The part of an RNA shown here (small-subunit ribosomal RNA, 5' domain) has 493 nucleotides and comes from an uncultured Anaerolineae bacterium. RNAcentral holds the full RNA, with entries from ENA and SILVA. Model confidence (mean pLDDT): 87 of 100. Its Rfam family is "Bacterial small subunit ribosomal RNA". Its family is annotated with structural constituent of ribosome and ribosome in the Gene Ontology.

[in-house]
Context: one part of a larger RNA
RNA sequence: GAUGAACGCUGGCGGCGUGCCUAACACAUGCAAGUCGAACGGUGGUUGCAAGACUACAGUGGCGGACGGGUGAGUAACACGUAGCUAACCUGCCUUCCAGCACGGGAUAACGUCCCGAAAGGGGUGCUAAUACCGCAUGACCUCAGCGGCAGUAAAGGCUGGUGAGGAAAGGGGUAACUCGCUGGGAGAGGGGGCUGCGGCCCAUCAGGUAGUUGGUGUGGUAAGAGCGCACCAAGCCGACGACGGGUAGGGGACCUGAGAGGGUGGACCCCCACACUGGGACUGAGACACGGCCCAGACUCCUACGGGAGGCAGCAGUGAGGGAUAUUGGUCAAUGGGGGCAACCCUGAACCAGCGACGCCGCGUGGGUGACGAAGGUCUUCGGAUCGUAAAGCCCUUUUCUGCGUGACGAGACAGGACGGUAGCGCAGGAAGAAGUCUCGGCUAACUACGUGCCAGCAGCCGCGGUAAAACGUAGGAGACAAGCGUUAUCC
Repeated sequence: GAUGAACGCUGGCGGCGUGCCUAACACAUGCAAGUCGAACGGUGGUUGCAAGACUACAGUGGCGGACGGGUGAGUAACACGUAGCUAACCUGCCUUCCAGCACGGGAUAACGUCCCGAAAGGGGUGCUAAUACCGCAUGACCUCAGCGGCAGUAAAGGCUGGUGAGGAAAGGGGUAACUCGCUGGGAGAGGGGGCUGCGGCCCAUCAGGUAGUUGGUGUGGUAAGAGCGCACCAAGCCGACGACGGGUAGGGGACCUGAGAGGGUGGACCCCCACACUGGGACUGAGACACGGCCCAGACUCCUACGGGAGGCAGCAGUGAGGGAUAUUGGUCAAUGGGGGCAACCCUGAACCAGCGACGCCGCGUGGGUGACGAAGGUCUUCGGAUCGUAAAGCCCUUUUCUGCGUGACGAGACAGGACGGUAGCGCAGGAAGAAGUCUCGGCUAACUACGUGCCAGCAGCCGCGGUAAAACGUAGGAGACAAGCGUUAUCC
């Protein structure tokens, strides 16, 4: 000098930040991911004589739930950083270009009915729709096979000509124009998978390690190269330039310190990674091996009619526990952004705000002027005086802040619409009014006397003080330093 700090004493205000570093311990309760009736059949409600209109919804279906938010357990690794490669790859929504959307079919939930179960739930049977599912047509295009051409390579799956085989689709709204969608393909943007060089911890009191191990052939597998998997064959491969083992640890941008070199750190914010009660697994999907999805096993908690079920805060709040220690079960979708929707709009503990904490940084205030006879009082005294001290009082002012009243935004880029917020700001009034402490004073180190105590009580960062005149203990007066803080402790330079 620094801190995500804590502790002691003290504490007026504001702005901006910041706040479980410990038990990746366990969690009551609420909320945190839905949306679309302009995909579909239906059910209920309102209105209406009806036709119809409006509205709400469980289900089928679509998109989203792989984002956003949390945490740092694991990981010494292509995890990260950086520079490249991918002729070995994928990509929903978006942009752009090309081509298309023909004809049919059978189901099923909802619903009705019957039944089982304490529940969670489940079964039989009957009916029905679709942008759900299936068959088939067409094929610019794509894929595959074999033939040819071009560029190019170490090799190749690049580009291209023609032949054969295979491969699509869905409709909704609107009177219509049109619009939102659908299918195949090319390109783009953004996103991702894979591979490689180099870089960044400790221990050699870890010296040898390795059997899918290293390579080949074949086959499988994947979006994709590969021992990635498998069969067979060979016997390799790594290592003092530190393999293997052990310990520790998320990495980076950065942050702290330092003249720099370096040392230390990785909290907030941004990027990447990993994880979601513990372990394992796949399903769906453009994307997951999926925090608020599924299955299995385990531990734990809860319900039960004992047969069987339910759950996962390392989301936001909040509770218990642990701890020296870390906040509200708040408001709003107004803005920014995200999901769905043609839209209206709905959802959004992302976000924006507010609340709590001097936890940090910064700013402001606790008054200004005048005032000697140097009051009173305290302390010291050589008893003369010295000092607190212009300090106070008194007198003259001011009103930042404060209090009250009034007014009152920007943030909302055509109208309207503001959680924050009757906030900030502004105007008026009132009145010095409501606002100073903490540590130290032997040397280092700035600041000294008195009394008490008597190696006691105590102090102490180091040296060291205290055993009867202690500037070192305690108290008082005075002084020094910093100041809404001041000290102490811990840690780093």